RNAcentral holds the sequence, with entries from Rfam.
This is a predicted structure of a 79-nucleotide RNA (c-di-GMP-I riboswitch aptamer) from Halonatronomonas betaini.
The source organism's lineage runs through Bacteria, Bacillota, Clostridia, Halanaerobiales and Halonatronomonas.
RNA sequence: CUGAGAUAAAGGCACUCCUGUCGAAAGGCAGGUUCGCAAAGCUAGAUACCCUGAUAAACAGGGUGGUUCGGCUACCGGA
Numbered sequence: 001c002u003g004a005g006a007u008a009a010a011g012g013c014a015c016u017c018c019u020g021u022c023g024a025a026a027g028g029c030a031g032g033u034u035c036g037c038a039a040a041g042c043u044a045g046a047u048a049c050c051c052u053g054a055u056a057a058a059c060a061g062g063g064u065g066g067u068u069c070g071g072c073u074a075c076c077g078g079a
Base pairs, nucleotide, nucleotide: 005076012037013036017032018031019030020029021028022027035066041072042071043070045069046068048064049063050062051061052060053059
């Protein structure tokens, strides 16, 4: 510098569920559990989905980065 990631090793994350807590809701945070993940790290720009504004469309506000794409960054190992 590069990615094409071993049925390897080290370290990491945490769907669901449970408990506590915050929120009108979607959902957030902390602890436990562990379905999975090589970016399941960050980012809501595009897309998708969810909540609210009675309902549908449109629009507005909010949420999910574990929907996909894009952007930024990175551990270990191999070449």